The RNA shown here (Bacterial RNase P class A) has 301 nucleotides and comes from a Flavobacteriaceae bacterium.
It matches the Rfam family "Bacterial RNase P class A". About the family: Ribonuclease P (RNase P) is a ubiquitous endoribonuclease, found in archaea, bacteria and eukarya as well as chloroplasts and mitochondria.
NCBI's taxonomy places the organism under Bacteria, Pseudomonadati, Bacteroidota, Flavobacteriia, Flavobacteriaceae.
The prediction has a mean pLDDT of 76.

[in-house]
RNA sequence: UAAGUAGUUCACCUUAUCGCUUCGUAUUUGCGGAGAGGAAAGUCCGGACACCAUAGAGUAUCGUAGUGGGUAAUACCCAUCCGGUGCAAACCGAGGACAAGUGCAACAGAAAGUAUGUACAGUUAGGCUGUAGUGAAACCAGGUAAACUCUACGAGGUGCAAUGCUACGUAUAUUGGAGCUUGAGGGCUACUCGUCCAAUUCCAAGGGGUAAGCAGCUAAAAUAAUGCAGUAAUGCAUUGUUCAGAUAAAUGAUAAGGCUUCUUAGGAAGUACAGAAUCCGGCUUAUGAACUGCUUUUUUU
Numbered sequence: 001u002a003a004g005u006a007g008u009u010c011a012c013c014u015u016a017u018c019g020c021u022u023c024g025u026a027u028u029u030g031c032g033g034a035g036a037g038g039a040a041a042g043u044c045c046g047g048a049c050a051c052c053a054u055a056g057a058g059u060a061u062c063g064u065a066g067u068g069g070g071u072a073a074u075a076c077c078c079a080u081c082c083g084g085u086g087c088a089a090a091c092c093g094a095g096g097a098c099a100a101g102u103g104c105a106a107c108a109g110a111a112a113g114u115a116u117g118u119a120c121a122g123u124u125a126g127g128c129u130g131u132a133g134u135g136a137a138a139c140c141a142g143g144u145a146a147a148c149u150c151u152a153c154g155a156g157g158u159g160c161a162a163u164g165c166u167a168c169g170u171a172u173a174u175u176g177g178a179g180c181u182u183g184a185g186g187g188c189u190a191c192u193c194g195u196c197c198a199a200u201u202c203c204a205a206g207g208g209g210u211a212a213g214c215a216g217c218u219a220a221a222a223u224a225a226u227g228c229a230g231u232a233a234u235g236c237a238u239u240g241u242u243c244a245g246a247u248a249a250a251u252g253a254u255a256a257g258g259c260u261u262c263u264u265a266g267g268a269a270g271u272a273c274a275g276a277a278u279c280c281g282g283c284u285u286a287u288g289a290a291c292u293g294c295u296u297u298u299u300u301u
Base pairs, nucleotide, nucleotide: 002296003295004294005293006292007291008290009289010288012258013257014256015255016254017253018252020035021034022033023032024031025030037273041284042283044282045281046280047279048278049159050158051157052156056193057192058191059190061155062154063153064152065151066080067079068078069077070076081095082093083092084091085090096150097149101148102147103144104143118132119131120130121129122128163215164214165213166212172206174205175204176203177202178201185197186196187195188194222241223240224239225238226237227236228235229234259270260269261268262267
């Protein structure tokens, strides 16, 4: 100097005015606080939370798969072993079992599994043993399970459009079928057994009313600094901070200054990917700029 690899930070800043949304306080119309991300994205995982009244057994289906640790939990993270990619730094993992069974392997080759021809050598004289030819693989063969399968462990379902409360309104009119403790139907549960609830009941068709409001709704397994323990992930302690809650959807505009970029040096612009919707922890993907560690390479001293 160039290339690579692993990580970190930022995503315009300050002040003032006006506007929008929301929270707290006050009662007089004020005062104060806050307001879209590192991925809010994908909906791929794991949960918190809510409801399904209550068991149990079996089958099915799905998921995971070296070992140890972390976490609320995971298919995630850390460490380490093994295997693979790379010159390396680093990265990836499809990491249990082929003597439980069934499959698959083109071409070549005599033959791809109880099959075995030819040539040579040895010989206990039996194609018994070995070598050569073909091929990725040729002596009860080995390979393959991101082939079916088996083993071990685990998994109930639905999801904030969950769920709960209030108000308003109406007709279950009509038709058909089943049934009333000898149980129609429904739930637990994907199925079966089992079990529970159940009678002016249930199922189907057809029809009527409603579509409004409130809660859930943001103090959270939260976050920052310091110290201790640990290789690390992470945990504990102390001190501080409170950082959207909309409901068809607010989170903006102007002015001055600063900073950055471009420029015809007069000026212009505010950068890429992109915008909360129950919340949190991960993974994956998109993307601009700056910085740091390490590896390889080039040149100079």